[in-house]
Glycine riboswitch aptamer, 91 nucleotides, folded computationally.
RNA sequence: GGGAACUCCGGAGAAGCUCAUUUCGAUGAGUGCCGAAGGGGCAAGGCCGUACCCGGCUGAAACUCUCAGGCAAAAGGACGGAGCAGGCGUU
Numbered sequence: 001g002g003g004a005a006c007u008c009c010g011g012a013g014a015a016g017c018u019c020a021u022u023u024c025g026a027u028g029a030g031u032g033c034c035g036a037a038g039g040g041g042c043a044a045g046g047c048c049g050u051a052c053c054c055g056g057c058u059g060a061a062a063c064u065c066u067c068a069g070g071c072a073a074a075a076g077g078a079c080g081g082a083g084c085a086g087g088c089g090u091u
Stems, first nucleotide, its partner, number of pairs: 001088001006083005015031001017030005032071003038067001039065003045058005
């Protein structure tokens, strides 16, 4: 310089919807929604090709999709802050 994991703190959105079952925790089906776990998509740029204004590959996000996940609380939660030990790179 950089920093995975771990610990602590903060941390948004959207039906406590309908029906059925239930050991009353929840589960299944249906409809409507949300984006900030995860996942998919791509602009410039780059690379390749007898390509010359064309095609292929590659290509980020908090954008976009909503597969997954979620829509009282709890949990989870991108991200931010603090801590911690080890490893890595450079001098």
The prediction has a mean pLDDT of 77.